[in-house]
Source information
A computed fold for a 73-nucleotide RNA from Candidatus Aenigmarchaeum sp., annotated as transfer RNA. Its Rfam family is "tRNA". The family's RNA type in Rfam is transfer RNA. The prediction has a mean pLDDT of 80.
RNA sequence: GCCCGAAUAGCUCAGUUGGAAGAGCGGCGCCCUUCUAAGGCGAAGGUCGUAGGUUCGAGCCCUGCUUCGGGUA
Repeated sequence: GCCCGAAUAGCUCAGUUGGAAGAGCGGCGCCCUUCUAAGGCGAAGGUCGUAGGUUCGAGCCCUGCUUCGGGUA
C1' cells in the first nucleotide's frame, strides 16, 4: 500500500427483516442485618466513533475519514 472485521451506558456486550435503544457487572438511593458481606427493590447514566448520502423513518443500508484488531507482499 491493498483486503477483511470492529467502534452502542463507566466496563464487557446484545440489538433478528429499517419502525421511537437493552442486559450483565460497576457506581448511587432504599430495605434487610448489631455492623459488613451476601440478598431484595428502585432510579440514574447514550450527539449509537466522525462527516455526508438514501429513506416518510437509520444503531441497522451506501460513501469518505479516524481509531483498534487481523491478513497479505